[in-house]
Molecule: transfer RNA
Organism: Lessonia spicata
RNA sequence: UCUUCAAUAGCUCAGUUGGUAGAGCAUGUGGCUGUUAACCAUAAAGUCGUUGGUUCAAGUCCAACUUGGGGAGA
Repeated sequence: UCUUCAAUAGCUCAGUUGGUAGAGCAUGUGGCUGUUAACCAUAAAGUCGUUGGUUCAAGUCCAACUUGGGGAGA
């Protein structure tokens, strides 16, 4: 330099044909228990990497850029 994949909650990851963003773990509160753990209920937590474009509508499609991983070349 070229190529390819990835970036979504604190962490690990889903998200179907473009149509109101989810799960598990962790955390808070309550229940249960003599207490803790476990278990049950519930709550909070998101500029979907950034900036533009297309569209009535974008996490999803397009372009550039940023960061990280793999591959190729010199």